[in-house]
The part of an RNA shown here (small-subunit ribosomal RNA, 5' domain) has 522 nucleotides and comes from a metagenome.
Its mean pLDDT, the model's own confidence on a scale to 100, is 83.
It matches the Rfam family "Bacterial small subunit ribosomal RNA".
Context: one part of a larger RNA
RNA sequence: UGAUGAACGCUAGCGGCAGGCCUAAUACAUGCAAGUCGAGGGGCAGCACGGUUUUCGGACUGGUGGCGACCGGCGCACGGGUGCGUAACGCGUAUGCAACCUACCUACAACAGGGAGAUAGCCCGGAGAAAUCCGGAUUAAUACCCCAUAAUGCAGGGGUGCCACAUGGUACUAUUUGCUAAAGAUUUAUCGGUUGUAGAUGGGCAUGCGUCUGAUUAGUUAGUUGGUGAGGUAACGGCUCACCAAGACUACGAUCAGUAGGGGUUCUGAGAGGAUGAUCCCCCACACUGGUACUGAGAUACGGACCAGACUCCUACGGGAGGCAGCAGUAGGGAAUAUUGGUCAAUGGGCGAGAGCCUGAACCAGCCAUGCCGCGGGCAGGAUGACAGCCUUCUGGGUUGUAAACUGCUUUUAUCAGGGAGGAAAAGGGUGAUGCGUCACCGAUUGACAGUACCUGAAGAAUAAGCACCGGCUAACUCCGUGCCAGCAGCCGCGGUAAUACGGAGGGUGCAAGCGUUGUCC
Numbered sequence: 001u002g003a004u005g006a007a008c009g010c011u012a013g014c015g016g017c018a019g020g021c022c023u024a025a026u027a028c029a030u031g032c033a034a035g036u037c038g039a040g041g042g043g044c045a046g047c048a049c050g051g052u053u054u055u056c057g058g059a060c061u062g063g064u065g066g067c068g069a070c071c072g073g074c075g076c077a078c079g080g081g082u083g084c085g086u087a088a089c090g091c092g093u094a095u096g097c098a099a100c101c102u103a104c105c106u107a108c109a110a111c112a113g114g115g116a117g118a119u120a121g122c123c124c125g126g127a128g129a130a131a132u133c134c135g136g137a138u139u140a141a142u143a144c145c146c147c148a149u150a151a152u153g154c155a156g157g158g159g160u161g162c163c164a165c166a167u168g169g170u171a172c173u174a175u176u177u178g179c180u181a182a183a184g185a186u187u188u189a190u191c192g193g194u195u196g197u198a199g200a201u202g203g204g205c206a207u208g209c210g211u212c213u214g215a216u217u218a219g220u221u222a223g224u225u226g227g228u229g230a231g232g233u234a235a236c237g238g239c240u241c242a243c244c245a246a247g248a249c250u251a252c253g254a255u256c257a258g259u260a261g262g263g264g265u266u267c268u269g270a271g272a273g274g275a276u277g278a279u280c281c282c283c284c285a286c287a288c289u290g291g292u293a294c295u296g297a298g299a300u301a302c303g304g305a306c307c308a309g310a311c312u313c314c315u316a317c318g319g320g321a322g323g324c325a326g327c328a329g330u331a332g333g334g335a336a337u338a339u340u341g342g343u344c345a346a347u348g349g350g351c352g353a354g355a356g357c358c359u360g361a362a363c364c365a366g367c368c369a370u371g372c373c374g375c376g377g378g379c380a381g382g383a384u385g386a387c388a389g390c391c392u393u394c395u396g397g398g399u400u401g402u403a404a405a406c407u408g409c410u411u412u413u414a415u416c417a418g419g420g421a422g423g424a425a426a427a428g429g430g431u432g433a434u435g436c437g438u439c440a441c442c443g444a445u446u447g448a449c450a451g452u453a454c455c456u457g458a459a460g461a462a463u464a465a466g467c468a469c470c471g472g473c474u475a476a477c478u479c480c481g482u483g484c485c486a487g488c489a490g491c492c493g494c495g496g497u498a499a500u501a502c503g504g505a506g507g508g509u510g511c512a513a514g515c516g517u518u519g520u521c522c
Base pairs, nucleotide, nucleotide: 002521003520004519006518007517008516009515010514013375014374015373016372017371018370019368020367021333026331027330028329030328031327032326035074036073037072040071041070043067044066047065048064049063050061051060052059053058081286082285083284090211091210092209093208094207095206096205097204100203101202105199106198107197108196109195110194111193113147114146115145123136124135125134126133127132153179154178155177156176158173159172160171161170162169163168184191185190212258213257214256219249220248221247224246225245226244227243228242229241230240231239261283262282263281264280266275267274268273288309289308290307291306292305311322312321313320314319339365341364342363343362347361348359349358350357351356378409379408380407381406389399390398391397392396415458416457417456418455419454423449429442430441431440432439433438466511467510468509469508470507471492472491473490477506478505479504480503481502487494488493
């Protein structure tokens, strides 16, 4: 010099784009952040409509729209947050799996026959302050179960061909034995169900190489290293276990200790390198602390469960409830970091046949000069070079300075008025085409931002400049005050009576809605 998630001091007109707890992974009041499907089911609490009845108060009625709670399906493993831990196959890169899994989606092939028993809800009763729990009776399903059918699936055995990298892989086979499926809904057009083979997507595992500091850490290790067998896993494997052997790592730094999420990047630099890991993207880890599994295609699960612990809250003292490192917000800490906002209009996600519902993802708005970029703060004329100020060699001169006054012009911006986008494509509906996906056309609807951006007009210089510095480095000088005092200072150094270095003033220099200081990196 450059850079910054910055902070502080003084100052401050506007816009666009970005960024915004770096500290206490501290504690959290309140609201919201994951639901959806009635075209799976029994039903009907509440609402609306219809019907019956009425003493005009109302009562009855799943009949219809629809639907709380319940059973069931899918989702909740995504999206969002944080960086505690981790020096590790965690990450990066390159390979391998002949050792593996993959819901939804796509393609192809085949199939869907029969039956049984429950249970929630509802109803009745009970316990409890509550959370919630218990008993009885009764009921359904795309819930659960049994039987059938069954191979190209799975398990075991026999044969043939091809391939290979050691265990092997793959195709065919007279075939041989055994095992395993299913579910319906309905507006009749479709959607869904089961099995298998491929694909796609996503993951799992293994390996080579790379990956901070310390030797004032030199030895470390018993499931440790290997084998055999078994168990376990989707899968290989001391992953686990029994037995056997005595190995394995290490000066090319093991072990131990400290520090730390890794990468793409970012900053700097001519580069090599050094530093860095905010925002955005990929991967990993975590979800009050520690542990455990269940469900599931997938979790050892942030807004699920269980146990233990610390903490907070409720309590009728018997017992219960909770987890913001989601979005806002509060307290605390701190030099320091925002609104308890709007909308699902767009993009995307979940569910649904769809309409649609949900979505603090997202898109927007609010706050902050935190940064970058852009714009503006007027232009022309105007000398008796006015007054005041400051300096002076003092009847004078210089400087501020064309600066002001004054005259003419303009109106970005600000203010007011008028107009006013694009972001919207549709999906759904209708018509036609199509073997099916689907396609074409028609007409309609949908905007939070926001009457915003933008455009036009009106009047009027009107609404808009500061900060630091002026001894040298380093652009910019004089006067007054002070008198080694008060003070300055990045380094050298200034100040003890003529201080261009302290304080003030006039003048000047630099940058400019910023300027300077401090911290950190090169």